This is a predicted structure of a 344-nucleotide part of an RNA (small-subunit ribosomal RNA, central domain) from Lietzensia polymorpha. The coordinates come from a structure-prediction model, not an experiment, and the mean pLDDT is 87. It matches the Rfam family "Bacterial small subunit ribosomal RNA". The full RNA is in RNAcentral, with records from ENA.
Context: one part of a larger RNA
RNA sequence: CUGGGCGUAAAGGGUCCGUAGGCAGCUUUUUUCGUUAAGGGUAAAACUAAAAAGCUCAACUUUUUAAUGCCUUUAAUACUUAAAUGCUUAGAGUUUGAAAGAAGAUAGCAGAAUUUCACAUGGAGGGGUGAUAUCCGUAGAUAUGUGAAGGAACACCAGAGGCGAAGGCGGCUAUCUAGGUCAAUACUGACGCUGAGGGACGAAAGCAUGGGGAGCAAACAGGAUUAGAUACCCUGGUAGUCCAUGCCCUAAAAGAUGAGUGCUCGUGCUUAGGACAAAUUUUAGGCACUUAGUUAACACGUUAAGCACUCCGCCUGGGGAGUACGACCGCAAGGUUGGAACUC
Numbered sequence: 001c002u003g004g005g006c007g008u009a010a011a012g013g014g015u016c017c018g019u020a021g022g023c024a025g026c027u028u029u030u031u032u033c034g035u036u037a038a039g040g041g042u043a044a045a046a047c048u049a050a051a052a053a054g055c056u057c058a059a060c061u062u063u064u065u066a067a068u069g070c071c072u073u074u075a076a077u078a079c080u081u082a083a084a085u086g087c088u089u090a091g092a093g094u095u096u097g098a099a100a101g102a103a104g105a106u107a108g109c110a111g112a113a114u115u116u117c118a119c120a121u122g123g124a125g126g127g128g129u130g131a132u133a134u135c136c137g138u139a140g141a142u143a144u145g146u147g148a149a150g151g152a153a154c155a156c157c158a159g160a161g162g163c164g165a166a167g168g169c170g171g172c173u174a175u176c177u178a179g180g181u182c183a184a185u186a187c188u189g190a191c192g193c194u195g196a197g198g199g200a201c202g203a204a205a206g207c208a209u210g211g212g213g214a215g216c217a218a219a220c221a222g223g224a225u226u227a228g229a230u231a232c233c234c235u236g237g238u239a240g241u242c243c244a245u246g247c248c249c250u251a252a253a254a255g256a257u258g259a260g261u262g263c264u265c266g267u268g269c270u271u272a273g274g275a276c277a278a279a280u281u282u283u284a285g286g287c288a289c290u291u292a293g294u295u296a297a298c299a300c301g302u303u304a305a306g307c308a309c310u311c312c313g314c315c316u317g318g319g320g321a322g323u324a325c326g327a328c329c330g331c332a333a334g335g336u337u338g339g340a341a342c343u344c
């Protein structure tokens, strides 16, 4: 290379956009590059393969045949290349109308609660635990009431619910922005799919500068527990968590399941639309079972892990090791790429 694979055994890139490339609707004409058929030339011998023969066999030796490729001539025209023509509810997009949504960004606002502060009432405990203690409290705590400040998060609604490419998104209002769905079928007329490199986005933690800091809380301190207790429990508590700007670029980034298209039984529920008086039905999503089929089994099963095609990524025993070295990126932490010896 051929071949086999990637839900859980090794293996789907975190996600999307997109360059090159690969692949790609229907009709007609031309072309004949690929393709197919026939003929010719060439491909030294040895070697290789097959069938024989000769040394007593074999190795060995000899004979005949086969063999891919390349060039060329003629022919065929289904597919393909190239050039042109036309088509459209059958891909993709535009238009009109409608409904839905925690989709994003910015600004403003509300209420509950925690904490702190002030005042008032009150007078001995409170807090915490399995039980204690550290801790708070007669300098008046806890509790109750009134007022104020400040930060963060948005109970119920809430759902197997919705939206988003993924990460993710949940109080209310306004403005700006994006995407999908349904219906109509007016328009364009293949404008498509995938996508090496590349670009953008990318939870949490972390980093830089400046703010902010209520609650929570790595580190840290103390109290317990214990043989010990650098823990689990308790009392405190700093980074951080929040905001702005700039980095970092990783996750069990999971559906552990790449994207797209077509085809292939049924049942029940649900979200957003349409048709319909209703029963019912039809699109696009979200779920639970299940037929055929698939699967090592578990399970999957029109949201496939079924039947097929196109393109990309990835795997090839365990450890060494996602390490070393080199390169690139980063302020750093580190990230990406990524071995070998050796060993079982």
Stems, first nucleotide, its partner, number of pairs: 004315003007298002012312001014201004021194003025087002028084003034079001035076008048066007091191001092188003095184004103177007115149007125136002162169002206247006215241002220236004258311006266289010293300002317344003326337004